[in-house]
A computed fold for a 76-nucleotide RNA from a soil metagenome, annotated as c-di-GMP-I riboswitch aptamer. The coordinates come from a structure-prediction model, not an experiment, and the mean pLDDT is 86. RNAcentral holds the sequence, with entries from MGnify.
RNA sequence: GCAAAGCCGUCGAAAGACGGUGACGCAGAGCUACGGGACUACGGCGACGUUAGUCGCUAAGUCCGCCGGGCCGCCA
Numbered sequence: 001g002c003a004a005a006g007c008c009g010u011c012g013a014a015a016g017a018c019g020g021u022g023a024c025g026c027a028g029a030g031c032u033a034c035g036g037g038a039c040u041a042c043g044g045c046g047a048c049g050u051u052a053g054u055c056g057c058u059a060a061g062u063c064c065g066c067c068g069g070g071c072c073g074c075c076a
Stems, first nucleotide, its partner, number of pairs: 001026002006021006024065001030071003034068003037063003043058006
């Protein structure tokens, strides 16, 4: 210097993000979804159906505080 969980508010279909509060941690807890991995499934596709809906699959969504790579850096 940053700020996990929890709590409050806003946004979002969700995962989650942002602000406040709060400190579990971090000497790159800065940036980047490039490789792997994880999460979600509005929509789409499929199955069933009593046509209400239910279930399965799917990232184009999310996570860099899961690991690796890349970029730019601070202090000693």